[in-house]
Molecule: small-subunit ribosomal RNA
Organism: uncultured prokaryote
RNA sequence: GCGCCGUUGGGGGAAAGGGGUCGAUGCAGUCGAGCGGUAGAGAGAAUAUUGCUUGUGAGUAGAGUGGCGGACGGGUGAGUAACGCGUAGGAAUCUGCCUAGGAGUGGGGGACAACUUAGGGAAACUUAAGCUAAUACCGCAUACGCCCUACGGGGGAAAGCAGGGGAUCUUCGAAGCUCUCGCUAUCAGAUGUGCCCGCGUCGGAUUAGCUAGUUGGUGGGGUAAAGGCCUACCAAGGCGACGAUCCGUAGCUGGUUUGAGAGGAUGAUCAGCCACACUGGGACUGAGACACGGCCCAGACUCCUACGGGAGGCAGCAGUGGGGAAUAUUGGACAAUGGGCGCAAGCCUGAUCCAGCCAUGCCGCGUGUGUGAAGAAGGCCUUAGGGUUGUAAAGCACUUUAAGUUGGGAGGAAAGGGUGAUGGUUAAUACCCAUUAUCUGUGACGUUACCAACAGAAUAAGCACCGGCUAACUCCGUGCCAGCAGCCGCGGUAAUACGGAGGGUGCAAGCGUUAAUCGGAUUUACUGGGCGUAAAGCGCGCGUAGGCGGUUUUGUAAGUUGGAUGUGAAAGCCCCGGGCUUAACCUGGGAACUGCAUACCAAACUGCGCAACUAGAGUACGAUAGAGGGGGGUAGAAUUCCAGGUGUAGCGGUGAAAUGCGUAGAGAUCUGAAGGAAUACCGGUGGCGAAGGCGGCCCCCUGGAUUGAUACUGACACUGAGGUGCGAAAGCUUGGUUAGCAAACAGUAUUAGAUACCCUGUUAGUCCACUCCGUAAACGAUUUCAACUAGCCUUGUGAGGUCUUGUCCCUUUAGUGGCGCAGCUAACUCAAGGAGUAGACCGCCUGGGGAGUACGGCCGCAAGGUUAAAACUCAAAUGAAUUGACGGGGGCCCGCACAAGCGGUGGAGCAUGUGGUUUAAUUCGAUGCAACGCGAAGAACCUUACCAGGUCUUGACAUCCCGAGAAUUUACUAGAGAUAGUUUAGUGCCUUCGGGAACUCGGUGACAGGUGCUGCAUGGCUGUCGUCAGCUCGUGUCGUGAGAUGUUGGGUUAAGUCCCGUAACGAGCGCAACCCUUAUCCUUAUUUGCCAGCACGUAAUGGUGGGAACUCUAGGGAGACUGCCGGUGACAAACCGGAGGAAGGUGGGGACGACGUCAAGUCAUCAUGGCCCUUACGACCAGGGCUACACACGUGCUACAAUGGACGGUACAGAGGGUUGCCAAGCCGCGAGGUGGAGCUAAUCCCAGAAAACCGUUCGUAGUCCGGAUUGGAGUCUGCAACUCGACUCCAUGAAGUCGGAAUCGCUAGUAAUCGCGAAUCAGAAUGUCGCGGUGAAUACGUUCCCGGGCCUCGUACACACCGCCCGUCCCACCAUGGGAGUGGAUUGCAAAAGAAGCAGAUUUGUUUUACUAUCGGGAGAACGGUAUCCCACAGAGUUUCCGGAACCC
Repeated sequence: GCGCCGUUGGGGGAAAGGGGUCGAUGCAGUCGAGCGGUAGAGAGAAUAUUGCUUGUGAGUAGAGUGGCGGACGGGUGAGUAACGCGUAGGAAUCUGCCUAGGAGUGGGGGACAACUUAGGGAAACUUAAGCUAAUACCGCAUACGCCCUACGGGGGAAAGCAGGGGAUCUUCGAAGCUCUCGCUAUCAGAUGUGCCCGCGUCGGAUUAGCUAGUUGGUGGGGUAAAGGCCUACCAAGGCGACGAUCCGUAGCUGGUUUGAGAGGAUGAUCAGCCACACUGGGACUGAGACACGGCCCAGACUCCUACGGGAGGCAGCAGUGGGGAAUAUUGGACAAUGGGCGCAAGCCUGAUCCAGCCAUGCCGCGUGUGUGAAGAAGGCCUUAGGGUUGUAAAGCACUUUAAGUUGGGAGGAAAGGGUGAUGGUUAAUACCCAUUAUCUGUGACGUUACCAACAGAAUAAGCACCGGCUAACUCCGUGCCAGCAGCCGCGGUAAUACGGAGGGUGCAAGCGUUAAUCGGAUUUACUGGGCGUAAAGCGCGCGUAGGCGGUUUUGUAAGUUGGAUGUGAAAGCCCCGGGCUUAACCUGGGAACUGCAUACCAAACUGCGCAACUAGAGUACGAUAGAGGGGGGUAGAAUUCCAGGUGUAGCGGUGAAAUGCGUAGAGAUCUGAAGGAAUACCGGUGGCGAAGGCGGCCCCCUGGAUUGAUACUGACACUGAGGUGCGAAAGCUUGGUUAGCAAACAGUAUUAGAUACCCUGUUAGUCCACUCCGUAAACGAUUUCAACUAGCCUUGUGAGGUCUUGUCCCUUUAGUGGCGCAGCUAACUCAAGGAGUAGACCGCCUGGGGAGUACGGCCGCAAGGUUAAAACUCAAAUGAAUUGACGGGGGCCCGCACAAGCGGUGGAGCAUGUGGUUUAAUUCGAUGCAACGCGAAGAACCUUACCAGGUCUUGACAUCCCGAGAAUUUACUAGAGAUAGUUUAGUGCCUUCGGGAACUCGGUGACAGGUGCUGCAUGGCUGUCGUCAGCUCGUGUCGUGAGAUGUUGGGUUAAGUCCCGUAACGAGCGCAACCCUUAUCCUUAUUUGCCAGCACGUAAUGGUGGGAACUCUAGGGAGACUGCCGGUGACAAACCGGAGGAAGGUGGGGACGACGUCAAGUCAUCAUGGCCCUUACGACCAGGGCUACACACGUGCUACAAUGGACGGUACAGAGGGUUGCCAAGCCGCGAGGUGGAGCUAAUCCCAGAAAACCGUUCGUAGUCCGGAUUGGAGUCUGCAACUCGACUCCAUGAAGUCGGAAUCGCUAGUAAUCGCGAAUCAGAAUGUCGCGGUGAAUACGUUCCCGGGCCUCGUACACACCGCCCGUCCCACCAUGGGAGUGGAUUGCAAAAGAAGCAGAUUUGUUUUACUAUCGGGAGAACGGUAUCCCACAGAGUUUCCGGAACCC
């Protein structure tokens, strides 16, 4: 230093969504008519009194004692899957206040607070002594009823207070009587509580076993009460696949929401029940609590403190902080309703009633109404006319709800109190109570609702959307950008989809988004789905539970059916009414609550019971077929190996080879021996088996099926979750065997590579025995069982029948196959062996991928199997069929497509075009076939669009307006020219005399102009497939449909040409024909063409007169149609051969190009939308460029020679062109050409000599007498001008090149090849293009192959259609998930330990002791305390179950 581990520090990141507090206010108090007493405040009085002090007691009331209430009301949903809740029942309970009944309320006693005094403490609070009252506490007496009982008996209570009266008594205080309210015991009721039970109540089996007080009994204890509630003993039970236990989640219900319903989701507000009150535990008091605003203990947290100790609990109403997407005022009042206490007045009440905040929801109302066309202005659009905003506005005439101002003004009020009357009670006209009359009197809301007046259209409209779904369209901007988007999708220069605007649509004090639930979704299917191929039948049997089950009689009444009774709270929903101006809302009645329970009627069906039956099922008997299974034996053929013989050079293998074997003798052949495995022929959509599967022959053991006829049993049946058995091949363990074959492996080849296919070897394995594995496209991709529903044919087995006894036919049963009707199916198809019609049971499916994967469980020796997810991701994946396209698929057919031939290109030089490069510019376009001698039928200037420079700006060109001038023209100057300046000549035509028309110049603005962009915005035109034979339609028919049929099939053709057949029948565009030309003949015509015959003439010539026969010309006709004959064919179409004919089967050639394809080409022929430029991207000028040149390609020309070159001679065309023209003869020049001028507006004249050919001569295989490039010199012609940059001529020069690599092109007859001639363009400038004739071949067996095309068919995962689609690794980035060493936390169970407070009982030499007793010493009893025990919370440690999980690693 590196690697790993650990530690420490820094930085960065991740997960989870929850956690906490209580300040200040109010809330629960009330009763002085229970009590002792008045602390404080206030009132009045006395004393000489400001103050101090004293006394009074109508009243107020702090603290205390006592009673009742704080268990209601209010809040929250953490826990709880439970008798918690809902519903229907039950018996073994208690119940304060309340109601009713009857019975009592007698007589005593002793304390403790308060208070006073003395202490402790910071405080909270507390200790000791003393005094005192009661409706506080305790005995005694009594006991109708009550409780206990062994039936003899025994036990147990109370409290008074207030008011009035006055009969009786009197100690003058009272006692006693009476009334109200209390009190005691008791019996009933009502209300409320506790307990038990049937049924219902979420998800997970990747939770299958759970349970020890557990289940039951007996005795005892305990409770208000039954009970393992607790305890001792005894027994061994109890729960669970109809889901126990465990885990997760959750308060339940009436209801709410959605839905046609059945269902689904949900449980805010209101109402019923439950649970909880900082967390956990506990009891006390009490009628009631294990108690939200009570107590004790433990814990966490907060606060106070003098550090010793104390205090607290908003999930009550407001409010604060925090968190969050998000949720209100520290309001008023007890007026009403209700609650507590009280005799009552009354007090208290964040319950409640009201108000405040919030469009959060529901409902109602307003923001005006009528009229108003110059259809205003403005905006937007526009085809430039107009349209639209739009009666909308303005204007005119009205109205005043709501808001505003002013004034008036209900109801919610009943009570309570005073007075009077009546009645009750009573001895009573007191008191008290009840009823009633009258007076008085209580309102938070509240500036209430409501009403009236005033003023004025005044103060009051937004949000979303406009591509389809889905109501509503245009312009501009943007240009796959910015952006939109629920799904499909939109945006790449004409966006109804983005953004803005105008317009429109929808809803409206709201509108839109987001989140959520149901619906649509028959997409979990009970109502109401499926499983051959779309997802889906377990590989196949046996069989448990369960489900389901033949015929008949009878009983029963569980299911079923019917009405009845009880209940199903109220509210809500629904219906009918009523009240707020309406509605929302409130309210009365009804219906409903589909449920549960009870008793009853019925008895068809299901169940259950009894009794029967034989059709399902089974048993017995006789036959039959079979590769059914297991074991043993045996046979022959073949391969291989071994031994021997013969014999010699190869064998083997392949597309071709090589590795391999062989002269140490292979292969071949013969003989013998060995060993293993498998059983040719028969053999078959034949047989058997549940499936997997089973094949020589013989023997033994054994399963099943079928059939026939009788007898027996009497529903014994079917299916089958779990369970259990069998289960190809491969594979595993152990041992054996091993001939052939043969993964892995090795080698040779192939190939870019070849871890493959092919070849040579060869090991596991294949075989046997005993185990295991348990899977396959284990398929009929079709579970098993049984019933019913047209037929025909075949095949193997059994039985029966007829007869002609057969290799026959008929019937029937159970199989195995092929067609086919009805029916079914998305279609394909299936179709008595259903995928048809109905039924029983089981299994399985719910978009594609992730994935039959991960984790967990079970099984296995392993390999692995089985059960079986989620995160994440996509908008599809899939089935069947259709039309095309494609195929190194098939069939048929065609084409110079191949083949057979002839000649070329590719090599050379040059010409020409293109690419590239260069340049100021080398203008632009065309780019596989289908661009490249193409646009261009012709760039020196022009053309010309390009470049640099010089110029113009209403313009070079068009129209309109104004002014001037005829138009036009001569000359000069400057300049490269455009142009500018000066100058000469010239006054025209028409006229209604005003002027007008043409032309030129100047000016103004509308406009001109653009070879600028977009051929992917277009028209038109064109190319190509292809002159290929196709492309379609109407009606009908078939199919759910896309579509099919026709148009396919059998023949035939160049042809979808024709014939035949045919659910098709017809028709159209194409084919063919009609058109032109050429080949033969006839006829007509006869000049400029022709000349046979007649005549004239010439050296010669139709030169002339004539002629109209011939050729030609150009008009009209004829002719060719498979018409005729023979054969073939299907009596067809047609084909083959022949005759005749100038021509024969389309005679040759041309024009003519179907539906469509290629976003093919062209905005630079022209036209044109949009965009862009406007002193320039327009226009003019002169010059340059388009002609450049390391290079590459295409198309051509000339050659490389003797079938030729050169020289001389001789012959024969056609079709064209010609007045800005063709140009003769003659003459000059070697020649290009010049001169010359006749003829010709052309069958007359000219271009114009055709050339190859033929006849001679020469050259002799060579870089040549081949070839002609290049270069020098001299010229000619055109043109304003040949420098860049023309053609041609002459002289000289004489390059490459000796037939061309890979590759590739054209052509089938007057064609290829070869030879020349002409024309267009054009002043000049062709090797190009378009035409013309001359000479004039070779070959085609044939369709295997290459290319292209047509028809039919098969396959397809393709449809911008094979230039398609698409798979995997790897690299990078990102997302999600799984695993891992290790680590953290919570929770459950178990075991052990520990043990606060408290209850219970036990114990106690502690302390205290008013009530009773007492013989006064005490006793009984009690309280407090101590001690240990049972139960037990929190905390800690172990183990177990479970959960979350970052970095890092895999």